This is a predicted structure of a 72-nucleotide RNA (transfer RNA) from a Pseudomonadota bacterium. It matches the Rfam family "tRNA". Rfam links the family to the GO term triplet codon-amino acid adaptor activity. By type it is a transfer RNA. From the family's description: Transfer RNA (tRNA) molecules are approximately 80 nucleotides in length. The RNAcentral record of the sequence draws on ENA. Model confidence (mean pLDDT): 82 of 100. The source organism's lineage runs through Bacteria, Pseudomonadati and Pseudomonadota.
[in-house]
């Protein structure tokens, strides 16, 4: 220096053009003597930044940054 993939909720991922989902956790209540365990509400996102194409971008191109693995 060159290239690969990967960045979406507090975690861990899902979502490959048409206004973003789950499982955990987090708060409330029910059950329980009490915790937990279970159930039932409900709580969550400028989708890593910046510009482009689009009628319309998490997705498609560009460039940055950040994490990785390869190769020199």
């Nucleotide at each position: 220096g060159c290239u690969g993939c990967c960045g979406u909720a507090g975690c861990u991922c899902a979502g490959u053009g048409g206004u973003a989902g789950a499982g955990c956790g987090c708060a409330c209540g029910a059950c329980u003597c009490u915790u937990g365990a279970u159930c039932g509400u409900g709580u969550g996102g400028u989708c890593g930044c910046g510009g482009g194409u689009u009628c319309g971008a998490u997705c498609c191109c560009c460039g940055c940054c950040g994490g990785u693995g390869g190769c020199c």